[in-house]
Molecule: glmS glucosamine-6-phosphate activated ribozyme aptamer
Organism: Roseburia sp.
RNA sequence: CUUUUCCAUUUAGCGCCAUGUACCUGCGUUGACAGGUUGACGAGGAGAAGGGUGAUCGAAAAUUCGGCGGAUGCCCUUCCGUGGACUUCCCUGCGAGAUAUACCGGCAAAUAUGCGGGUGACUGCAAAACAAAUACGGUAUAAGGAAGAUGA
Repeated sequence: CUUUUCCAUUUAGCGCCAUGUACCUGCGUUGACAGGUUGACGAGGAGAAGGGUGAUCGAAAAUUCGGCGGAUGCCCUUCCGUGGACUUCCCUGCGAGAUAUACCGGCAAAUAUGCGGGUGACUGCAAAACAAAUACGGUAUAAGGAAGAUGA
């Protein structure tokens, strides 16, 4: 360095379901019954600490209702870093992909379908199409003050 096996991790639109709702099966008992099923489809998202709130985007989905736990969002404070031409201070935007705005470009999965499992509700796998926001690429416009340094 390569191969094989086992264990752990690789979770964060993520996990779970206590007698809610909905749905399925069973029954000489039709129930405040027993046993089950479902309960978010992907895209995107983390400088550090503390506090607050309880979280962006869209989908051929529409119980994706309801609840519990968590959470990378947003707001405030401090620190660190970074853009505003080099240094320091102030101001302001941002977060190691590190400025804002506008326009153009630009990316999914579920459903459905096929093949399986289940009496059933439902579920596993496969491969195709179709978003929006952010990031990203391009163009345009805009991006502060003071002192100092360097060059012409």